This is a predicted structure of a 72-nucleotide RNA (transfer RNA) from a marine sediment metagenome. Its Rfam family is "tRNA". The family's RNA type in Rfam is transfer RNA. Model confidence (mean pLDDT): 81 of 100.
Parts: sequence; structure tokens; C1' cells
RNA sequence: GCGUCUAUAGUUCAAUGGAUAGAAUAUCGGCCUCCGAAGCCGGUGAUGAAGGUUCGACUCCUUCUAGGCGCA
Repeated sequence: GCGUCUAUAGUUCAAUGGAUAGAAUAUCGGCCUCCGAAGCCGGUGAUGAAGGUUCGACUCCUUCUAGGCGCA
């Protein structure tokens, strides 16, 4: 340099173009307990960036950024 794949909560992962983006774990609060752990209930927290297509985009298209793999 070329090809290909990946990028979503702090972390690990979901989400066939129809919405309020979910789950586990973590964290915070409450219940429970003499205190803590465990358990139960609840809260907070995310689509790599910029354009485009569409009534509607995490999803499709283009470019860029970062990373993995292959070829040279």
C1' cells in the first nucleotide's frame, strides 16, 4: 500500500429499517442483618466521527479515525 473484519453503559454482549436501544456484571440507594456478606427491590449510565439514502438508521451507502487478521 491492497483486501477483510470489528467499534453499542466502567466491563462482557444483544438488538432482520419501526423506538422508550435491552441484559448480565459493576456502581449508587433502599429492604433484610447486631455489623457485614449473600439475597430482594429500585436508580444512574452507551450507538467511534462527519456526511448521504429513507416517512423512519445501531442497522443501508461514502469518507475518515482506532484496532485485529491476511497478502505484498